Bacterial RNase P class A from a Dehalococcoidales bacterium, 359 nucleotides, folded computationally. The model forms 95% of the base pairs in the Rfam consensus. NCBI's taxonomy places the organism under Bacteria, Bacillati, Chloroflexota, Dehalococcoidia, Dehalococcoidales. The coordinates come from a structure-prediction model, not an experiment, and the mean pLDDT is 76. A source record names the gene rnpB.
RNA sequence: CAAGUAAACCGGGUGACCGCCCUGAGAUAUCGGGGAGGAAAGUCCGGGCUCCACCGGGCAGGAUGCUGGGUAACACCCAGGAGGGGAAACCCUACGGAAAGUGCAACAGAAACAUACCGCUUCUUCUUUUUGAAGAAGCAAGGGUGAAAUGGUGAGGUAAGAGCUCACCAGCAGCCGGGAGACCGGCUGGCUGGGCAAACCCCAUCCGGAGCAAGGCUAAAUAGGGGGACGCCAAGGGCGCCCGGCCCGUCCCCGGGUCAGCCGCUUGACCCAUGCGGCAACGCCUGGGCUAGAUAGAUGACCACCGGCUUUCCCUGCCGGGAGAGCCACAGAACCCGGCUUACAGGUCUGCCUGGCUU
Numbered sequence: 001c002a003a004g005u006a007a008a009c010c011g012g013g014u015g016a017c018c019g020c021c022c023u024g025a026g027a028u029a030u031c032g033g034g035g036a037g038g039a040a041a042g043u044c045c046g047g048g049c050u051c052c053a054c055c056g057g058g059c060a061g062g063a064u065g066c067u068g069g070g071u072a073a074c075a076c077c078c079a080g081g082a083g084g085g086g087a088a089a090c091c092c093u094a095c096g097g098a099a100a101g102u103g104c105a106a107c108a109g110a111a112a113c114a115u116a117c118c119g120c121u122u123c124u125u126c127u128u129u130u131u132g133a134a135g136a137a138g139c140a141a142g143g144g145u146g147a148a149a150u151g152g153u154g155a156g157g158u159a160a161g162a163g164c165u166c167a168c169c170a171g172c173a174g175c176c177g178g179g180a181g182a183c184c185g186g187c188u189g190g191c192u193g194g195g196c197a198a199a200c201c202c203c204a205u206c207c208g209g210a211g212c213a214a215g216g217c218u219a220a221a222u223a224g225g226g227g228g229a230c231g232c233c234a235a236g237g238g239c240g241c242c243c244g245g246c247c248c249g250u251c252c253c254c255g256g257g258u259c260a261g262c263c264g265c266u267u268g269a270c271c272c273a274u275g276c277g278g279c280a281a282c283g284c285c286u287g288g289g290c291u292a293g294a295u296a297g298a299u300g301a302c303c304a305c306c307g308g309c310u311u312u313c314c315c316u317g318c319c320g321g322g323a324g325a326g327c328c329a330c331a332g333a334a335c336c337c338g339g340c341u342u343a344c345a346g347g348u349c350u351g352c353c354u355g356g357c358u359u
Base pairs, nucleotide, nucleotide: 001355002354004352005351006350008348009347010346012306013305014304015303018300020035021034022033023032024031025030037330041341042340044339045338046337047336048335049211050210051209052208061207062206063205064204065203066080067079068078069077070076081095082093083092084091085090096202097201101200102199103196104195117143118142119139120138121137122136123135124134125133126132151169152168153167154166155165156164172189173188174187175186176185177184178183215263216262217261218260225254226253227252228251229250230249236248237247238246239245270289271288272287273286275284276283277282307328308327309326310325311324312323313322314321315320
């Protein structure tokens, strides 16, 4: 320098003017302070908080699924094991059980759990010169089909074959050793029993339900309910106006509750720094800080200068410089946290790996 790999971060700046939400002072004027994100998103997991239910347990349903740890908890994170990919750094994995049972496997193929299509071999009979044909028995080596055909390769063996025997490899079981464990290493044995559980299922562990529109407080009316006192058919009022007709007492107290308002509401598993423990995730001590709370939803618009990227032209052989034009993302709190996933113009920085060049 190039290519790769892993991780972290920024994501426009300054000023002027006009506004918006919250808040402090004040006298109404006015002055001051604060005001989105790394994902505020999807609402997919896990918790706090609130109300309901609840002696305890089970069924159903759901979730998780190698081991150990972290955490309030998790499907998250860290460390490790095994398998797979890569030359390497590094990356990926729903990674329990197929010998409890049920089931599935298109097409092809004889057969996808017990199978023989082509084939190999022996015997018998017929024809017999060889050959060939039929039947009986043995085999699974070779061919063929398939994603997959029941250990693989080689040698021996055999009528032909075959773990039939042997060596190595893979797998299984037992024993020994190491490790906290997943697992790893060694020895011995017999020769083996197909795949799929992101099919039902089995095993182990976990899960009560609903959600801030949770939940609580105050509480209007020519809304309505209950009780008490007074009054007694006149006056007055209502049915849009007039006639007729019909309906209606007044005052006080009580609880429920709609509109509406307030609380919940932002001080929290919070942030920053030092130190300590731990490989790490993370935990602990000490000190400091306060960082949006709207309710149809504020956090905006415009101007100037600067910045970044692309492109055109000019000075031009290049570097470099000047001028013009265009662009500067994804997206926006709504009870609060921890995660995951997805989106993102452009830019910054670091570790590691491989290759090339120079010293």